The RNA shown here (transfer RNA) has 76 nucleotides and comes from a Sandaracinaceae bacterium. Its mean pLDDT, the model's own confidence on a scale to 100, is 82. Rfam family: tRNA. By type it is a transfer RNA. From the family's description: Transfer RNA (tRNA) molecules are approximately 80 nucleotides in length. NCBI's taxonomy places the organism under Bacteria, Pseudomonadati, Myxococcota, Polyangia, Sandaracinaceae.
RNA sequence: AGGCCAGUAGCUCAGUUGGUAGAGCAGUGGAUUCCAAAUCCACCGGUCGUAGGUUCGAGUCCUUCCUGGCCUGCCA
Repeated sequence: AGGCCAGUAGCUCAGUUGGUAGAGCAGUGGAUUCCAAAUCCACCGGUCGUAGGUUCGAGUCCUUCCUGGCCUGCCA
């Protein structure tokens, strides 16, 4: 320098054909228990990496940039 993949909740990850942003774990409260663990119920938690574009409508399509990973190449 070139190519590929990933970036969504505190963490691990879904998100179908572009049409209401979700699950598990964690956290909080409650039930249960002599107390706790386990279990059950509820709640909390998001600028969907950044900036633009297309569209009636973008997590999803297009472009730029940033971060991380992998491969190839160059120099030493």